A computed fold for a 72-nucleotide RNA from a Thermoplasmatota archaeon, annotated as transfer RNA.
RNA sequence: GGAGGCAUGGUGUAACGGAGAGCAUCGGGGGUUUCGAACCCCUGGAUCCCGGUUCGAUUCCGGGUGCCUCCA
Numbered sequence: 001g002g003a004g005g006c007a008u009g010g011u012g013u014a015a016c017g018g019a020g021a022g023c024a025u026c027g028g029g030g031g032u033u034u035c036g037a038a039c040c041c042c043u044g045g046a047u048c049c050c051g052g053u054u055c056g057a058u059u060c061c062g063g064g065u066g067c068c069u070c071c072a
Stems, first nucleotide, its partner, number of pairs: 001071007010025004018055001026044006048064005
């Protein structure tokens, strides 16, 4: 220098263009218990940035940034 992949709660991850953005973990509250652990219930928190397409974008397109891999 060229090519490809990835970017979603604190963390790990799902999501045929139309879901209330789901699950686990984590934090907070409660139940249970003699006290805890475990378990159960409730609750909090996320789409890397800027544009474009579309009635509608986490998803498609362009650019940027960061990380990983390959080639030179």
The organism belongs to Thermoplasmatota, within Archaea. RNAcentral records the identical sequence in 2 taxa.